[in-house]
RNA sequence: UUGAGACAAGGAUAAACCCGCCGCGAGGCGGGGGCACAAAGCUUCCGGUCCCGAGGUGGUUCUCGGGAUGGCGGGGUUGCCGCC
Repeated sequence: UUGAGACAAGGAUAAACCCGCCGCGAGGCGGGGGCACAAAGCUUCCGGUCCCGAGGUGGUUCUCGGGAUGGCGGGGUUGCCGCC
């Protein structure tokens, strides 16, 4: 440096739910909480899912624009440890 991730060590993050606030909404922020997680650190580049608006269609599928989700997957990028 690269790969891998223990019958370790020291830690970090923080699901559902509850309370308050913001948002049309998905959802976000703060506090509590403790499901999980070796990148569950960061990042919307690609896909998925969700929300809002418009268009199309006999109807449903669909298309476009904007937004959300990083704890949906992939990519990019940064990183602790030492049994290997």